[in-house]
RNA sequence: GGAUCCAUAGCUCAGUUGGUUAGAGCGUUCGCUUGACGUGCGAAAGGUCAGAGGUUCGAAUCCUCUUGGAUCCA
Numbered sequence: 001g002g003a004u005c006c007a008u009a010g011c012u013c014a015g016u017u018g019g020u021u022a023g024a025g026c027g028u029u030c031g032c033u034u035g036a037c038g039u040g041c042g043a044a045a046g047g048u049c050a051g052a053g054g055u056u057c058g059a060a061u062c063c064u065c066u067u068g069g070a071u072c073c074a
Base pairs, nucleotide, nucleotide: 001073002072003071004070005069006068007067010026011025012024013023019057028044029043030042031041032040050066051065052064053063054062
């Protein structure tokens, strides 16, 4: 220098070829339960879907560029 893949909650990830409101597990906080802790049950908070632009009535999803990471080729 060239090619491919990845980037979604604090962590690990899903999101079925665009459609109403973006989800799960773990973790955190609160409540119930207990003499207390743990377990169990319930609830809540937490997201610019890496960034920018474009297409579309509508984008996490499609297109382009940029940033970061991984792998391969030279």

RNAcentral holds the sequence, with entries from ENA. A computed fold for a 74-nucleotide RNA from Candidatus Levybacteria bacterium RBG_16_35_11, annotated as transfer RNA. Rfam family: tRNA. Its family is annotated with triplet codon-amino acid adaptor activity in the Gene Ontology. Rfam describes the family as follows. Transfer RNA (tRNA) molecules are approximately 80 nucleotides in length. It is annotated as a transfer RNA. Model confidence (mean pLDDT): 80 of 100. Taxonomically the source falls in Candidatus Levyibacteriota (Bacteria, Bacteria candidate phyla).